[in-house]
RNA sequence: GGCUCGGUAGCUCAGCGGUUAGAGCGCUCGACUCAUAAUCGAGAGGUCGGUGGUUCGAUUCCACCCCGAGCUA
Numbered sequence: 001g002g003c004u005c006g007g008u009a010g011c012u013c014a015g016c017g018g019u020u021a022g023a024g025c026g027c028u029c030g031a032c033u034c035a036u037a038a039u040c041g042a043g044a045g046g047u048c049g050g051u052g053g054u055u056c057g058a059u060u061c062c063a064c065c066c067c068g069a070g071c072u073a
Stems, first nucleotide, its partner, number of pairs: 001072007010025004018056001027043005049065005
């Protein structure tokens, strides 16, 4: 250099065109307890890597760029 895969919440990931973008863990508050843990309930937290394009509508499709991993010369 070429090819493939990936980038979504603090972490690990799901969602692959449709109207409030979710789960587990973590965090905060509450319940329970003499207290802690466990358990239960509630809540906060997201420019969906970036810029354009297609579309009535894009996390999702297309182009280029950035970052990471692998294969190849």
Molecule: transfer RNA
Organism: soil metagenome